[in-house]
Context: one part of a larger RNA
RNA sequence: CCCGCAGCUAGACGAAAAGACCCCAUGAAGCUUUACUACAGUUUGACAUUGGUAUAUUAUUUUAUCUGUUCAGUAUAGGUGGGAGCCUUCGGGCGUCCGUGAGAUACCACCCUUAUACUAUGGUAUAUCUAAUCUCGUACCCUGAAUCGGGUAUGGGAGACAGUGUCUGAUGGGUAGUUUAACUGGGGCGGUUGCCUCCCAAAAUGUAACGGAGGCGUUUACAAAGGUUGGCUUGAUCCGGAUGGAAAUCGGAUUGGACGUGCAAACGCAGAAGCCAGCUUUACUGCAAGGGCUACCACCCGAGCAGUCACGAAAGUGGAAGUUAGUGAUCCGACCGUUCAAUAUAGGAUGGCGGAAGCUCAACGGAUAAAAGUUACUCUGGGGAUAACAGGCUGAUCGCACCUAAGCGUCCAUAGCGACGGUGCGGUUUGGCACCUCGAUGUCGGCUCAUCGCAUCCUGGGGGUGAAGAAGCUCCCAAGGGUUAGGCUGUUCGCCUAUUAAAGCGGUACGCGAGCUGGGUUCAGAACGUCGUGAGACAGUUCGGUCUCCUAUCUGCUGUGGG
Numbered sequence: 001c002c003c004g005c006a007g008c009u010a011g012a013c014g015a016a017a018a019g020a021c022c023c024c025a026u027g028a029a030g031c032u033u034u035a036c037u038a039c040a041g042u043u044u045g046a047c048a049u050u051g052g053u054a055u056a057u058u059a060u061u062u063u064a065u066c067u068g069u070u071c072a073g074u075a076u077a078g079g080u081g082g083g084a085g086c087c088u089u090c091g092g093g094c095g096u097c098c099g100u101g102a103g104a105u106a107c108c109a110c111c112c113u114u115a116u117a118c119u120a121u122g123g124u125a126u127a128u129c130u131a132a133u134c135u136c137g138u139a140c141c142c143u144g145a146a147u148c149g150g151g152u153a154u155g156g157g158a159g160a161c162a163g164u165g166u167c168u169g170a171u172g173g174g175u176a177g178u179u180u181a182a183c184u185g186g187g188g189c190g191g192u193u194g195c196c197u198c199c200c201a202a203a204a205u206g207u208a209a210c211g212g213a214g215g216c217g218u219u220u221a222c223a224a225a226g227g228u229u230g231g232c233u234u235g236a237u238c239c240g241g242a243u244g245g246a247a248a249u250c251g252g253a254u255u256g257g258a259c260g261u262g263c264a265a266a267c268g269c270a271g272a273a274g275c276c277a278g279c280u281u282u283a284c285u286g287c288a289a290g291g292g293c294u295a296c297c298a299c300c301c302g303a304g305c306a307g308u309c310a311c312g313a314a315a316g317u318g319g320a321a322g323u324u325a326g327u328g329a330u331c332c333g334a335c336c337g338u339u340c341a342a343u344a345u346a347g348g349a350u351g352g353c354g355g356a357a358g359c360u361c362a363a364c365g366g367a368u369a370a371a372a373g374u375u376a377c378u379c380u381g382g383g384g385a386u387a388a389c390a391g392g393c394u395g396a397u398c399g400c401a402c403c404u405a406a407g408c409g410u411c412c413a414u415a416g417c418g419a420c421g422g423u424g425c426g427g428u429u430u431g432g433c434a435c436c437u438c439g440a441u442g443u444c445g446g447c448u449c450a451u452c453g454c455a456u457c458c459u460g461g462g463g464g465u466g467a468a469g470a471a472g473c474u475c476c477c478a479a480g481g482g483u484u485a486g487g488c489u490g491u492u493c494g495c496c497u498a499u500u501a502a503a504g505c506g507g508u509a510c511g512c513g514a515g516c517u518g519g520g521u522u523c524a525g526a527a528c529g530u531c532g533u534g535a536g537a538c539a540g541u542u543c544g545g546u547c548u549c550c551u552a553u554c555u556g557c558u559g560u561g562g563g
Stems, first nucleotide, its partner, number of pairs: 001563008010555003014549002022383004027379002029375004035178005041171003045167005051129010063117003068112001075105001078111005085094003133158010181193003190210001194216006217364001218262001219321002226280007234258001235255006260269002263326001265324003284307004290301003296365001309318003332358001335355004340351002390437001391435001392433003396430001398426006407417002444519001445517003449511001450508005457482003460477006484498005525543004529538003
């Protein structure tokens, strides 16, 4: 070196199971509820089945009777029309007339209003009746049945209720169907979601982040913050001046835009876009050449033309505001207008066309008019596009070393320490990133078996010492060997006990589960505390809880045999 045999399991990110954890899907299912919407169920009322009588009350109605007060007017004038007479006991009374007043009376007619009685028809309430209906019994029949059902006859009870049907209001996780957003240095929690201004933005435009800062969801109209015409100049500093002061108003000088502009910021603005005054409503109607921006939908600027106006002597200016925010598509119904259509015709129900309004549709290009949770009982499809273990990169944090030396050390920076700072190394902590692995890389601790590093715990050799000796402290060299046993805890760690020369620190998938264990963590059962209306939840606790491959193909290792 080649070929065997017997073994061991470190590796083949070994085998098995399209990962159960995590995330995603406009996936599913179970469960919950003060999610949404329905439906059973329960219940309210009306009507029907459903009839009689009485009383009370109420509404309408018939007839009769009654009621009607401002002041003035003999006075208690309901209204209107007709009206010069009417009634009479023959005595006379009332009216006309006069007068008052808005309106004039007798008499006739009709009507209003108030109240009473009566008639009739309804409603409501109470009481009562029996014949619907319900129910109990007896006899008989169907019937070969003590009890069920139907029928016949008869008796009792309830009774127009109950029951049932249709419509209707409420209630209704009892049941059902569903919804329960996205972004996100994993997801959740938090934050955000549309529009405007600045920076980032790299001197055109544009440009991202859970980058840095702020705003908006309007306001102003007949005494404007709009239009036009005319006029004016603010602020700050200094000096001077009664009350008067840091600051009111007055004068001068300097500065120059710093003031002001309804509100954020940016950019503008001086014969002004700032401030004041006069007159006003163009904060118009119908268009629009041409541009800007832009995936689309949208958005923005706009000379000019026609009509009608405002201001101005006129030329002219004016289709809101110094500019950029102050916002919402489509559908739907309602409103205004309309020389439009109108199912034989007239009408017009309805529709069309033009206009303006109704959405924190704010998750703001708006899924519906209408919607929350939970799953450890869970399931499916996917993802290493995305988390937990391990590895990788990084090295803030961590450990170690070095530089400088203010200071401590009686004196003396450096025996021993060492602030404020600076520079490295390591890759054992906590992290950051999300690069392999989700068609699976088994996770803490213990046991067994180890192997390596040295920043050395002991043993060995040295330097310094604030080393008398002994015992120490500190640094340098050194990894050959060694580095205990017990109690508590699942513990690593730690505390304690007794020893020891010493009871080192780390790496090895926080070495090692196809070697063991399974106490912890991390399924299904159950309980406590807390949270939640609840289903359920908890790096809170507690009891319990299947560790697969008698089979090793290859690499590796051990023993042994042959060539």

Predicted 3D model of a 563-nucleotide part of an RNA (large-subunit ribosomal RNA, domain V) from a Candidatus Parcubacteria bacterium. Rfam family: Bacterial large subunit ribosomal RNA. Rfam links the family to the GO terms ribosome and structural constituent of ribosome. Model confidence (mean pLDDT): 82 of 100.